[in-house]
RNA sequence: GCUGAGGUAGCUCAGGCGGUUAGAGCAACACAUUGGUAAUGUGUCGGUCGUGGGUUCGAAUCCCACCCUCAGCU
Numbered sequence: 001g002c003u004g005a006g007g008u009a010g011c012u013c014a015g016g017c018g019g020u021u022a023g024a025g026c027a028a029c030a031c032a033u034u035g036g037u038a039a040u041g042u043g044u045c046g047g048u049c050g051u052g053g054g055u056u057c058g059a060a061u062c063c064c065a066c067c068c069u070c071a072g073c074u
Base pairs, nucleotide, nucleotide: 001073002072003071004070005069006068007067010026011025012024013023019057028044029043030042031041032040050066051065052064053063054062
């Protein structure tokens, strides 16, 4: 330098062939439960969907450029 995969909550990931409020588990917090912890149950919090543009009535999703990570080729 070229090709491919990936970047979404503190962590691990889903969603991704455009459409109603972007989700799960774990973690954190609150409450219930207990003599008290743990466990369990219920709820809450947490996101500019890597960055910047473009297309569209509408973009996490499609297009372009760039950044980062991983793998392969030279």
This is a predicted structure of a 74-nucleotide RNA (transfer RNA) from Candidatus Portnoybacteria bacterium CG03_land_8_20_14_0_80_41_10.
The coordinates come from a structure-prediction model, not an experiment, and the mean pLDDT is 82.
The organism belongs to Candidatus Portnoyibacteriota, within Bacteria.